The RNA shown here (FMN riboswitch aptamer (RFN element)) has 154 nucleotides and comes from a Microbacteriaceae bacterium. Of the family's consensus pairs, 97% are formed in the model. Rfam family: FMN riboswitch aptamer (RFN element). Its family is annotated with FMN binding in the Gene Ontology.
């Protein structure tokens, strides 16, 4: 220079019309794509993360006479976990160009969709259920990353 350990910064995007008394959840049509990897640039290939969990350990806090039990945190390890094809170019592409598709954690939500009760009826209560784009967890975390700093090693 590389490497290491610590720190420190960064680290997720997206709307419009319709109809309607009422809709950012209906229709319509638009738009949107974390991170490492990959003979060539990937939402859809391998893997990784966030959500939601299960198991060991463990500090600290509570309980208990005890054995031990119960919490927050923090290490380590599982589980779960969406989606693409034709064709062209090329030495190399499910990643590039062309076409035509497909997918979207978890809670909320007075137009979706069902059902059930009461009512002559008008309607009126319940219960399930309806959103990548909205609100919330999250001014969080965390895969990573940096041309930062700081000690090592040499």
């Nucleotide at each position: 220079a590389a490497c290491g350990u610590g720190c420190u910064c960064c680290g997720g995007g997206g709307u419009c019309g319709g109809u309607g008394a009422g809709a950012a959840u209906c229709c319509g049509a638009a738009c949107c794509g974390g991170c490492g990897g990959u003979u060539a640039u990937a939402g859809u290939c391998c893997g990784c993360g966030a959500c939601c969990u299960g198991c060991g350990g463990u500090u600290c806090c509570g309980a208990g006479c005890g054995a031990u039990c119960g919490g927050c945190g923090c290490c380590g390890u599982g589980g779960c976990u969406g989606a693409u094809u034709c064709g062209g170019u090329g030495a190399a592409a499910u990643u590039c160009c062309g076409a035509a598709a497909c997918c979207g954690a978890c809670g909320g939500u007075u137009a979706u969709g069902a059902g059930a009760u009461c009512g002559c009826a008008a309607g009126a209560u319940c219960u399930c259920u309806c959103a990548g784009u909205c609100c919330g967890g999250a001014u969080g975390g965390a895969a990573g990353g940096a041309a930062g700093c700081a000690c090592g090693c040499a």